The RNA shown here (Bacterial RNase P class A) has 380 nucleotides. Its Rfam family is "Bacterial RNase P class A". It is annotated as a ribozyme.
Order: sequence, then structure tokens, then C1' cells
RNA sequence: CGAGUCGGUCGGACGGUCGCGUGGCCUGGCAACAGGUCCCGAGGAACGUCCGGGCUCCGAAGGGCAAGGUGGUGGCUAACGGCCACCCGGGGCGACCCGCGGGACAGUGCCACAGAGAACAGACCGCCUCCCGGCGCAAGCCGGGCGGUAAGGGUGAAACGGUGGUGCAAGAGACCACCAGCGCCCCCGGUGACGGGGGCGGCUAGGUAAACCCCACCUGGAGCAAGGUCAGACAGGAAGUGCUUGAGGGCGGCCCGCCCGAGCUUCCGGGUAGACCGCUCGAGCCCUGCGGCAACGCAGGGCCUAGAUGGAUGACCGUCACCCGGCCCACGGGUAACCAGGGCCGGGGACAGAACCCGGCGUACAGACCGACUCGUCCG
Repeated sequence: CGAGUCGGUCGGACGGUCGCGUGGCCUGGCAACAGGUCCCGAGGAACGUCCGGGCUCCGAAGGGCAAGGUGGUGGCUAACGGCCACCCGGGGCGACCCGCGGGACAGUGCCACAGAGAACAGACCGCCUCCCGGCGCAAGCCGGGCGGUAAGGGUGAAACGGUGGUGCAAGAGACCACCAGCGCCCCCGGUGACGGGGGCGGCUAGGUAAACCCCACCUGGAGCAAGGUCAGACAGGAAGUGCUUGAGGGCGGCCCGCCCGAGCUUCCGGGUAGACCGCUCGAGCCCUGCGGCAACGCAGGGCCUAGAUGGAUGACCGUCACCCGGCCCACGGGUAACCAGGGCCGGGGACAGAACCCGGCGUACAGACCGACUCGUCCG
């Protein structure tokens, strides 16, 4: 210098003019409110609302059955489907990246197309024995049939271990050697997932659980329009059904069971839709130190940082900085590969936007900067 990997930070600054929202103060006003002034006033994702929690209300005597979620191991955390470290498998020369990563000898289902046959498989071609017929002097060839055979061909994503040999009519783990893989046992290392080594066994076991299912663990429901206080408005009528031979309701998935029980359902008609609390100080943010590989935890110090409710947080101008393009000026630094300066003109600045609050994940984003590491090239 080129190509790349990982992690992190920022998301223009200052000034002026006009404007908006909450709150404090002052003035006017009985009040509603108006005017003035001061403080504060969006984000790294405020977004999607996909997980988890706080908070609020309802529920929570018992038994049974469902339903949903998670899934290598150890840790972190309020919790999680998140994060960190490690293991296993896969990819990359490498830094590093990816994994929806329990169980397929508990059982059931499925495996398209092609193919003869797709799971205690299968004789289409081929190979072999025997029989029959034809041809031929014969060896043999052709056609057919009863069988044997999974070594070879062919189909397929996948054809029931691989290679070599023995054996056989031809063959075959039928037998043998080595290798791969499976199950069980033992030893060593590790908290563990797992790794390394040894022995025995039968010769071999397909895939799919984001199919049912099995195993382990977790889960009550609804959400700030939660929920509460105050103020205010109104008008009832008809039909059906039921009052212990009981409608209906509750136990917020269902059943058993238990409890309440005189109203309930449909239709027509009428009224309200204001204010306040909840509301922002919180698993909060910043700095330093210590423990830990890390996620994170502990201690000390400092800070206060939006609360709107048809929903404020904006617009314009100027200067500077940044980026891009064009033109011009300089001939700078370094042994070298190579690197850089100044001026003028024009243009550009994204994604997006609080609504009870946090922790994550995912997605969008003009650009700018920093750190660590890998591979290659060139020069000394």
C1' cells in the first nucleotide's frame, strides 16, 4: 500500500429572528384566561410490537385432563426465546463466521419423481444349476420354464458397511484380515457438554420430531382506553323465559366438584364521552477503582435529563467545520514503496420521531472517526 475480519464511538457546531409544549415567578383579572420573563424540551434506533420483566386490576379450596413455550454444557441477569465463555458439527489459507444443537433400538406415520424394488426391501438387465423345444457332427447358440444369486449394470437425494482375499454352480459377513461406524464396560483429563486410550460383542444399524409423540424444565388472565377520584346527564317501553321440579352466573382453557342465586335474553327508545391522579427518580445516567477470560457484579464520587392528549420539540438567515465534483497555485515530507498542502466556484447532509416505564432481539440509515487482528504485495 492492497484485500479482508471483529469490536466500538458519533449522527454537525455557534449566533440571530420568528414560533410551539410542560413547569416556576411577576403583572392584570372574581374566575376562565391573557401578557412578560426564566428553566427544560426525542433517538441510536424513540421504529416493528417479536420475546422478557416492573406496575395495575381480576382470579387463586381441591382433583383430573388439555394447551402453549424452551431445548449442547457451564455461567450472567429482576427475567428472557437475551448475553458471555466453552463443547460438538459445518465453512474459510487465515483473522473469523454459521448452526431451528434433547430423543429415530418406546410406539405410530411419511419418504414426491424416477425405478423391478424405499424399510424385517427388491430379481428389470446380467450371472449360475437343472428341465423342455429348435438348430448344429460337435463345442455351443437361440427361445421358454422351475429355482438360486444383491458381486456387476441401470434408477434415485438415499438401494441394507468399504477394500482385499478365502469360498462357491454363480454368489453372499457365509468365513478371514484391515478400516469406518454402532452398543456395552473400564482407565485418565475436565464442574460439565465432551475429549484421549484400552477391552468385549454382533458383522451393520437409512432419513424425517419446524410430523404425531417421548423426556426435562417453564407458564393464571388482561392490559395505562390497566386502574382510581371528582363533577355531570338520562326515561322508559315491548316480547320471550324462569323463581327450589330453579333460568342465569362465578371458580378467567375444559371436566368433575363446590358456591351464589331472582332475575336473565333480544329488540325499540334515551343519556354521557369533562377534569384530575396514575405520570415519570429509575433493575436510572456519567466517571474512577476493585473482582471476573467475559457477560456482569461490588464500592466511592457526581448528575437530574420531555411528559403532550388531535397530540409541543420547528422554520428561515449568517459564519465555521465535514463530504463530493471541477479549476487554479505550490514542488513540500520520506533511503524507498509511497504520502501530503493551500485558494476559488458549485452541490450535498440520511433513517426516522416519545405517549406507563425498563431489559433485549429484529429491521432502517447520507456519511464520519477510532482500536485490535488476518492474508498478500513492494521497499529497506